Record summary
The RNA shown here (transfer RNA) has 78 nucleotides and comes from an Actinomycetota bacterium. It was read from a public genome assembly. Rfam family: tRNA. Its family is annotated with triplet codon-amino acid adaptor activity in the Gene Ontology. It is annotated as a transfer RNA.
RNA sequence: CGGGGUGUGGCUCAGCUUGGUUAGAGCACCGGUUUUGGGAACCGGGGGUCGGAGGUUCAAAUCCUCUCACCCCGACCA
Numbered sequence: 001c002g003g004g005g006u007g008u009g010g011c012u013c014a015g016c017u018u019g020g021u022u023a024g025a026g027c028a029c030c031g032g033u034u035u036u037g038g039g040a041a042c043c044g045g046g047g048g049u050c051g052g053a054g055g056u057u058c059a060a061a062u063c064c065u066c067u068c069a070c071c072c073c074g075a076c077c078a
Base pairs, nucleotide, nucleotide: 001074002073003072004071005070006069007068010027011026012025013024020058029045030044031043032042033041034040051067052066053065054064055063
């Protein structure tokens, strides 16, 4: 330098292909009940607006463009 992949609550991920009502799951966290306590089970709750910017659209996590970070492959130099 070229090609490809990933980026979504604290962590691991789904959702993207085929745009559509308030953006979800598990674990973690907070509160309550049970327990002498811990652990565990059950019930309830908080937390992200989707890496960033711009565009298309009535409507974008989803489509388009640019860009950032990380990973893989290749090329180049030594």